[in-house]
RNA sequence: AUUUAUAUUUGGCAAACCUAGUGAAAGCUAGGGACGCAAAGCUAUGGAUCUACAGUUAUAUUUAUAUGACCAGGAUUGCCAGGCCGCGGUU
Numbered sequence: 001a002u003u004u005a006u007a008u009u010u011g012g013c014a015a016a017c018c019u020a021g022u023g024a025a026a027g028c029u030a031g032g033g034a035c036g037c038a039a040a041g042c043u044a045u046g047g048a049u050c051u052a053c054a055g056u057u058a059u060a061u062u063u064a065u066a067u068g069a070c071c072a073g074g075a076u077u078g079c080c081a082g083g084c085c086g087c088g089g090u091u
Stems, first nucleotide, its partner, number of pairs: 005091001012037002017032006035078001041084003045081003048076003055070007
C1' cells in the first nucleotide's frame, strides 16, 4: 500500500406524513417528524424512471381556444453504476 472477513466508538443523515413557501408539473426549499441508511456525503457523467411550460403535430369548432400524441432544455443521487471527498481501525 492492496484485498477479504470480523469487532467497535464519536457522531452524521433523514422516508412517509404535517405546516409554510416555490414551480406549468414532476419536484424543490425551510420547520416539525423518524422509515431506514457504513457513504442515505458531493457530482446529473452513463443508464433507468417521472413531468411536459415552451415547441412540433393531429382532431374538434367558438378560428384561437380545447383535447390527444411526440419531445427534455426540467427533475429524481434514499433507482443502478462511474468519478471525487470523508469516518472507524479490534483480529
A computed fold for a 91-nucleotide RNA from a Bacillota bacterium, annotated as c-di-GMP-I riboswitch aptamer.
It was read from a public genome assembly, where an Rfam model found it.
Model confidence (mean pLDDT): 82 of 100.
Taxonomically the source falls in Bacillota (Bacteria, Bacillati).
The model forms 100% of the base pairs in the Rfam consensus.